[in-house]
Predicted 3D model of a 104-nucleotide RNA (Glycine riboswitch aptamer) from a Phycisphaerae bacterium.
The model forms 91% of the base pairs in the Rfam consensus.
Model confidence (mean pLDDT): 80 of 100.
Lineage of the source: Bacteria > Pseudomonadati > Planctomycetota > Phycisphaerae.
It matches the Rfam family "Glycine riboswitch aptamer". The literature on the family includes a 2004 paper in Science by Mandal et al., "A glycine-dependent riboswitch that uses cooperative binding to control gene expression".

């Protein structure tokens, strides 16, 4: 239960940071956009880490204080990955439509 959490699908809302330098490709030329180099930068795809606290175990006599060790979290952190005009693409919301069915 006139459907909680939970998935998907679709519309819509969505922030940060350098249209940085320099080389080079395609062009009649130039710019973008593609390769390589360089410095500075963002956290909201996805990744990784971290415990006041909680739980399992171990030692203390079976106990109380404690003491060890392992395990969990995020919008926090960390920048691997991604990104840093426009497009795309984004946690996360919201509205519908389908799936599940109390595991909330």
């Nucleotide at each position: 239960a006139a459907g909680a959490c939970g998935g998907u699908c679709a519309g819509g809302a969505g922030a940060g940071a350098g249209a940085c330098c320099c080389u080079u490709u395609u062009u009649g030329a130039a710019a973008u956009c593609g390769a390589g180099g360089g410095c500075g930068c963002c956290g909201a795809a996805g990744g990784g880490g971290c415990a006041a606290u909680c739980g399992a175990c171990c030692c203390g006599c079976g106990g109380a204080g404690g003491g060890g060790c392992c395990g969990a979290a995020a919008a926090c952190u960390c920048u691997c990955a991604g990104g840093c005009a426009a497009a795309a693409g984004g946690a996360u919301c919201c509205u519908g439509g389908c799936c599940u069915g109390a595991c909330g």